[in-house]
């Protein structure tokens, strides 16, 4: 220098391929209530993310360029 893959709460994964389903789901971690003598355990609650810009479109995490990071192969 080419080609390919990947990037979502602290964390770990779904959803992209083919655009709409609700407020982006779940575990899990953190905060708060219940339960208990009290602590675990268990049940409820809340809060918390689409790498960054930009098009395309009624609508974008999903599709299109561009960049940024991380990885793999090829030279």
């Nucleotide at each position: 220098g080419c080609u390919c893959c990947c990037g979502u709460g602290g964390u770990g994964u779904a959803g992209c391929c083919c655009g709409g389903c609700c407020a982006a789901g779940c575990a899990u971690a953190a905060g708060g209530g219940a339960c208990u003598c009290u602590c675990a355990c268990u049940c409820c609650c809340u809060a918390g993310a689409c790498a960054c810009a930009g098009g395309u479109u009624c609508a974008a995490a999903u599709c299109c360029c561009g960049u940024c990071g991380g990885g793999a192969g090829c030279a």

Overview:
The RNA shown here (transfer RNA) has 75 nucleotides and comes from Fervidicoccus fontis. The sequence is in RNAcentral, with records from ENA. Rfam family: tRNA. By type it is a transfer RNA. Rfam's curators write: Transfer RNA (tRNA) molecules are approximately 80 nucleotides in length.